[in-house]
Context: one part of a larger RNA
């Protein structure tokens, strides 16, 4: 532990599902539990207020009397919240007709491009750099052409462009599969937000174990540069990138802005639907819902900006913060094969 606060000052869990738990749409009836009114008791002393004695006054302290709180019995009202019973249909969900999409999984195939093998031409260079050397190359290399192998990544299209709760998702084709938007509707009838524990996603690096390994490339070796270079620049390369199964559990997991819900000027764009207009139609133009940007009223901000996809104006519910540094550490607990990850101090000390 009040209160103020969480976009950049210290603070939103990486996300997401959800059990307890907190909050919850509109009529009716009904209880009377909360809640209000009122009465009776109970509220020891001291304490408080208020009168009024003693110490010269005050402090102190005697006495009277009232107030405050929690609870018990009763009696009454019933607006609100709650507990029954009924109904609605606006929230929520669900049915049908459409749509868009790198959403996720698996298999298959595709073309360029690197590297390497093998044959041909040819015959000294080639690479590399600020310059250069290490490095290839007359055992025939770069060059150029045919041919094969492998494994990674999918130019263009592309875009302030989609899709996903997030981590993320991009060559083409099929399978299987999740979500989303819009219309419409004699469906259901609050069936809803929110969420501590818990649970499951969750980038990259890292870890088992089995496969792969072209290209890049921690470490490592060499050449350069420097005063020295454990660097940056050059040549090389081993782990890993890549697959399969399984573990890590962390990221400036960023919009640095929790989730959902109303309401509050506009404008110009872009992606996907209805609808109306006009046409032979496709466009174009209006207009409507739902993403997604970029500007900017009111408003708010410490400015900076943020401004219907809010950092505005309210509500619910959960997270977190409380000076710096010691320290996201130590100890112990969980969890982990280990790296380590979570939860989390205090002494000092400014």
């Nucleotide at each position: 532990u009040u209160g103020g606060g969480c976009g950049u000052a210290a603070a939103g869990c990486g996300c997401a599902c959800g059990c307890a738990g907190g909050c919850g749409g509109u009529c009716u009836u009904u209880c009377a539990c909360g809640u209000u009114u009122u009465g009776a008791g109970u509220g020891a002393c001291a304490g408080g207020u208020g009168g009024u004695g003693g110490c010269u006054u005050a402090a102190c302290u005697g006495c009277c009397a009232c107030a405050g709180g929690c609870c018990u019995c009763g009696a009454a009202a019933u607006a609100c919240g709650g507990g029954a019973a009924g109904a609605c249909u606006u929230g929520a969900g669900g049915g049908c007709u459409u749509g868009a999409g790198a959403g996720g999984g698996a298999u298959a195939c595709g073309g360029a491009a690197u590297u390497c093998c093998a044959g041909a031409u040819g015959g000294a260079g080639c690479g590399g750099u600020g310059a250069a050397a290490u490095g290839c190359g007359u055992a025939g290399a770069g060059a150029u052409c045919u041919g094969g192998a492998a494994g990674a990544a999918c130019a263009c299209c592309a875009a302030a462009g989609g899709c996903g709760a997030a981590g993320g998702c991009a060559g083409u084709a099929u399978c299987c599969u999740g979500g989303c938007a819009a219309g419409u509707c004699g469906c259901u009838g609050a069936c809803g937000c929110u969420c501590a524990g818990g649970u499951g996603c969750g980038a990259a690096a890292g870890c088992u174990a089995g496969g792969g390994g072209a290209g890049c490339g921690a470490a490592c070796g060499g050449g350069a540069u420097u005063a020295g270079a454990u660097a940056c620049c050059c040549c090389g390369g081993u782990a890993g990138u890549c697959c399969u199964a399984g573990c890590c559990g962390u990221a400036a997991a960023c919009g640095a802005u929790g989730a959902c819900c109303a309401c509050u000027a506009g404008a110009c764009g872009u992606g996907g639907g209805g609808g109306g207009u006009a046409u032979c139609g496709a466009c174009c133009c209006c207009u409507u819902c739902c993403g997604u940007g970029u500007c900017g009223a009111a408003g708010c901000u410490a400015a900076c900006g943020c401004a219907u996809g809010a950092a505005g104006u309210g509500g619910u519910c959960c997270g977190c913060c409380u000076g710096g540094g010691g320290a996201g550490u130590a100890c112990g607990g969980u969890c982990g094969c280990a790296a380590g990850a979570u939860u989390a101090a205090a002494a000092c000390u400014c």